[in-house]
RNA sequence: UAUUGAAAAGGCAAACUAUUCGUAAGAGUAGGGCGCAAAGCUAGAGGGUCCUAAAGCGGAGUCGAAGGAUAGCCAGCUGCCAAU
Numbered sequence: 001u002a003u004u005g006a007a008a009a010g011g012c013a014a015a016c017u018a019u020u021c022g023u024a025a026g027a028g029u030a031g032g033g034c035g036c037a038a039a040g041c042u043a044g045a046g047g048g049u050c051c052u053a054a055a056g057c058g059g060a061g062u063c064g065a066a067g068g069a070u071a072g073c074c075a076g077c078u079g080c081c082a083a084u
Stems, first nucleotide, its partner, number of pairs: 002084004011036002016031006034072001040077003046074002048070005057064002
């Protein structure tokens, strides 16, 4: 450096519950453990998916744009230990 992930040492933490924020998707904290070799980071690399209350833009509209969310959807970047 490459490939692989058996074992060891560890790590993270789904659903659900309580509580808080949010219109919502969803997020935080605590419990909890479905699972994960990147379930680490990135939402101005890229794609997909989800939400939309009010005001504003286009529009006939329940639409579009726009804004927001999701990385445990794909992906980009980085990386521990061990074996070969």
Annotation: The RNA shown here (c-di-GMP-I riboswitch aptamer) has 84 nucleotides and comes from a Candidatus Omnitrophota bacterium. The model forms 95% of the base pairs in the Rfam consensus. The RNAcentral record of the sequence draws on Ribocentre. Its Rfam family is "c-di-GMP-I riboswitch aptamer". Its family is annotated with cyclic-di-GMP binding in the Gene Ontology. NCBI's taxonomy places the organism under Bacteria, Pseudomonadati, Candidatus Omnitrophota.